[in-house]
Large-subunit ribosomal RNA, half B from Psammoneis japonica, 1191 nucleotides, folded computationally. It is recorded under the gene name rnl. Taxonomically the source falls in Psammoneis (Eukaryota, Stramenopiles, Plagiogrammales, Plagiogrammaceae). Its Rfam family is "Bacterial large subunit ribosomal RNA".
Context: one part of a larger RNA
RNA sequence: UUGUAUUGAAGGAACUCGGCAAAAUGACUCCGUAACUUCGGAAUAAGGAGUAGCUUUAUUGGGGCAACCUUUUAAAGCUGGCACAAAAUCGGAGACAGCGACUGUUUAAUAAAAAAACUCACAGGUCUCUGCAAAUUCGUAAGAAGAAGUAUAGAGACUGACGCCUGCCCAGUGCUGUAAGAUUAAUGGAAAAAGUUCUGGCUUUAACCUUAAAUCCCAGUAAACGGCGGCUGUAACUCUGACGGUUCCAAAGGUAGCGAAAUUCCUUGGCAUUUAAUUGGUGUCCUGCACGAAUGGCGUAACGACUGUCUUACUGUCUCCAAUACAAUCUCAGUGAAAUUGAAUUCUCCGUGAAGAUGCGGAGUACCUACGGCUAGACGGAAAGACCCCGUGCACCUUUUACUAUAGUUAUGUAUUGUAAUAAAAAUUUUUUUGUGUAGAAUAAGUGGGAAGUUAUUUAAAAUGUUUACGCAAGUAAAUUAUUUAAACAACAAUGAAAUACCACUCUUAAGAUUUUUUAUUACUUAACUGAUUAAGACAGUGCAUAAUGGGUAGUUUGACUGGGGCGGUCACCUCCUAAAGAGUAACGGAGGUGCACUAUGGUAAGUUCAAAUUGGAAAAAUAUCAAUUUAAGAGCGUAAUAGUAUAUGCUUGCUUGACUGUAAGAUUUACAAAUCAAAUAGGGACGAAAGUCGGUUAUAGUGAUCCGGUGAUUCUGUGUGGAAAAGGUCACCGCUCAACGAAUAAAAGGUACGCCGGGGAUUAACAGGCUAAUCACUCCCUAGAGACCCUAUCGACGGAGUGGUUUGGCACCUCGAUGUUGGAUUAUCGCAUCCUGGAGCUGUAAGUGGUUCCAAGGGUUUGGCUGUUCGCCAAGGAAGGCGGUACAUGAUCUGAGUUUAGAACGUCGUGAGACAGUUUGGAUCCUAUCUACCGUAGGCAAGAAAUUUGAGAGGAGUAGACCCUAGUACGAGAGGACCGGGAAAAAUAAAUCUCUGGUGAAUCGGUUGUUUUACCAAUGGCAUAGCCGAGUAGCUAUAUUUAUAAUAGAUAAUCGCUGAAAGCAUUUAAGUGAGAAACUAGCCUCGAGAUUAGAUUUUUAUAAUUGUAAUAGAUGAUUACAUAGAUAGGCUUGAUGUAUAAGAAUUGUAAGAUUUUUAGCUGACAAGUACUAAAAAAUUUUAGAAAUAA
Repeated sequence: UUGUAUUGAAGGAACUCGGCAAAAUGACUCCGUAACUUCGGAAUAAGGAGUAGCUUUAUUGGGGCAACCUUUUAAAGCUGGCACAAAAUCGGAGACAGCGACUGUUUAAUAAAAAAACUCACAGGUCUCUGCAAAUUCGUAAGAAGAAGUAUAGAGACUGACGCCUGCCCAGUGCUGUAAGAUUAAUGGAAAAAGUUCUGGCUUUAACCUUAAAUCCCAGUAAACGGCGGCUGUAACUCUGACGGUUCCAAAGGUAGCGAAAUUCCUUGGCAUUUAAUUGGUGUCCUGCACGAAUGGCGUAACGACUGUCUUACUGUCUCCAAUACAAUCUCAGUGAAAUUGAAUUCUCCGUGAAGAUGCGGAGUACCUACGGCUAGACGGAAAGACCCCGUGCACCUUUUACUAUAGUUAUGUAUUGUAAUAAAAAUUUUUUUGUGUAGAAUAAGUGGGAAGUUAUUUAAAAUGUUUACGCAAGUAAAUUAUUUAAACAACAAUGAAAUACCACUCUUAAGAUUUUUUAUUACUUAACUGAUUAAGACAGUGCAUAAUGGGUAGUUUGACUGGGGCGGUCACCUCCUAAAGAGUAACGGAGGUGCACUAUGGUAAGUUCAAAUUGGAAAAAUAUCAAUUUAAGAGCGUAAUAGUAUAUGCUUGCUUGACUGUAAGAUUUACAAAUCAAAUAGGGACGAAAGUCGGUUAUAGUGAUCCGGUGAUUCUGUGUGGAAAAGGUCACCGCUCAACGAAUAAAAGGUACGCCGGGGAUUAACAGGCUAAUCACUCCCUAGAGACCCUAUCGACGGAGUGGUUUGGCACCUCGAUGUUGGAUUAUCGCAUCCUGGAGCUGUAAGUGGUUCCAAGGGUUUGGCUGUUCGCCAAGGAAGGCGGUACAUGAUCUGAGUUUAGAACGUCGUGAGACAGUUUGGAUCCUAUCUACCGUAGGCAAGAAAUUUGAGAGGAGUAGACCCUAGUACGAGAGGACCGGGAAAAAUAAAUCUCUGGUGAAUCGGUUGUUUUACCAAUGGCAUAGCCGAGUAGCUAUAUUUAUAAUAGAUAAUCGCUGAAAGCAUUUAAGUGAGAAACUAGCCUCGAGAUUAGAUUUUUAUAAUUGUAAUAGAUGAUUACAUAGAUAGGCUUGAUGUAUAAGAAUUGUAAGAUUUUUAGCUGACAAGUACUAAAAAAUUUUAGAAAUAA
């Protein structure tokens, strides 16, 4: 010194972020017990009383034959003590608020909570899905959980007891529904086109048709995700706005309740209350930045190691620390690690320096070596910084309307896949049927055959009648048979484009049948084997193809510049300045433009001259028209700017298309790729009389590589060969805000505080240092003005000049293989621009109280309330409660409330993961000291030893107020009221001390509980924190006591003077000479000759150490006392002190006990005496001067 314990005067939370820690409470019996309440609680509420021992009486239970033993309870009386649950075990209590209902659970190892409650146990509420081969989940599958359950069941989601409630919005996003419509894949069908051919075809493309889910559309749904406004007028003072307006917006505009809240920025909101004082707490208000109704709203008894506030009790938390015990630390003996370590012969200051030096420069200081301490430094140790930035790093997120895939799901097609029926459609085949321009008998389908005839003659022609179908309404066809009974048609003629009978083929219209295909519906049973039964059934399931959905899962992307990064801005091209008279030249330097336009705004030939101002004319101020004059350009040239330009590059007119094709020497520019200028030449042109000019525009912007694809041209190539095609090549053109514009891909956003890795003090932030000083602070100059008058008693604008390095910044120089960050505690130290105290000047100073300035750093510079606060506000007292530096001094000294990890919540933002110099609650502070520095203690040496000193030098201390006297004096009208000087008692601080007052006092005395030992009684000993309790010697201590902070002297500061010139005056100064302050030097106290300059004086020839007993000393050394000629320690005796009347005995009482012997007995450290014991005997080392030798 630390730790663990014990005790503590007076005060009692003043401590502190916070009563952290500690103390206190504590058992049983009896009494008593509030608000509130879910009537159960709250409740051990709170708050009180009693408790030992003995005796007597009564009494409960058990045992016993009984005597009696044991046990419970009550009452009365008595006894002792400071204290009777005597020790140990063993709730502090109350009030208000927030959150969560509760009990339980959680981050094993920093969070126990207000979190969670799908992935942990709950109850209650709601919604959604699920009819059983259930939904859901696991699995490739078989299969399994669900469940040996069946909607009072199971699953998912949200909320979270209970009470009162749960408003409006379906526009968006989801989900659900929806026989219409739109859109849509593969499959199926397929017009057509292209190519080719040996003409049967083949190949390619394919409009269109058929067609699902999904999507659109429509509707429903919020206890689904979610959302829930502005502007403005208005009431008899004002304010406010019940009331109104609105061609504002919206899907709807926030209802009830609550509200500066775990939500309120401003903010420490206003008011009240709590306090002496409150950034806190509570209540209330409502101006809700940014509450709000199952992402539940508001209440709520009970509960909580939750969070906030107050009260009471209690205390060493504190004022302010003290003592004690034990364990370490220290010494000795034994044993014996670690991190660290470039090498070390390892001082201070000032400076320098990669910008903070033990090591460099200068100066100073410093004998050599250890031990105990301390922690200011060694940018100390530990961990290739976790913050920040960078990397064409990584990972993760149950991220997402990033990109691309994909499990799953849905749907369609197809295979597994069979048999039938019906309906519809299409096609084939077949049977019938139909066909009216005009003319013409007549309704002539077309072509061909055919003039031979055909039909009929009982197989009955033809006609009439009836019915049916078609129909152009004229007729045609068919059926039927009643009547009649042998002929009718064609050819011919006529008409016409075509001529009819009859036959064949074909077209058209319509009908029927057959076959095939497709679609839809329905039915059937047989789809691995055996036996029985049932259901289902070509569906389902499964495979493949296709479409949709698909953060469920996966792989990835998510730019650069940048006075850190992010946000913002920018990224290509043109012009000017910067740019320093060749070119070129940077910045998140200063200004602007471009991503075109034009068939004339191009070419050529000719002609011509602009703008503005002044004067005049005309209806004429200005503008437009006309004339004159001046004027080199002050205009124009499509457009920005610059350059150029009047004998034109401007303007007008005529004619025109050179805004041509092929080639290109040579230059400019240039890393490359690109880009620019260009004579000349060939062709064929325009204009011009011609010379000539013309390959766009006065010039400089108007843009995009490569791949890929397309279009046109092409004597090019063209897969065994020949031909063609496809495809390719060449030339020309087209398709990129590839604008991050030399373009990484056809195709790409976020979060990380759960983070990780590699790097960076290299182009790199936050702290600190450095440089700078805009800002900041302070000073000075000028003096307009204020001050009645008057710049400067006081104040001083507009301006100017400096100083400082405390603010906010700028820079990015050391440090990212670590320089720990706010505030507080502790300990300080320096500066002075001085808060107080001291000395002065001026004053718009009468005194007093002030104002302002100068000198001055010796000392001092408070305690509390609120807040993490520094700061600040407030309370109280006070002489004053100074400003700054020191790594915003100080974390190898402490704290950890804030900030700044991981948990969680609110508000807000975000679709979300998440985020917030917004809020809230919770949340690990390591290090045994090697060196330097510092505080101490020793050893060595310093020319014998001892004692006494000198004092170079160093340090300490240094304070101030009230009161009394002078004196109610000076001053003042009064009220009031001093300087100077003197006195005495207190404060603060410091040192010393223990007589007093107290504390402690673990080997002193006594009391006492439980238990146990000495066999028992009595009396003792042990243990229980020294068991607890009451006292207390020495020592140590403060709150106790004593003392000090003084006088005086010297030299000075500001200032005030004397004499006095320069400058005949004046002048404190120039020469000279005085006064003058808590500052300086002495004086006072302490250290001090290592003061290496090592001093001086005195004594002496011997001394000192080792050793022993010790303490007035002490970590160890050392110091001091003593060592037998001795009181050094122990013991003993006596005493002091403390405690409080021992034991034993006697007497007394039934007993506990009392009394007497007895102010007894005991008594550590204190005092004196006393050699009883031990300092015994014996012994070791050291010891000067001179000479010689050796080293």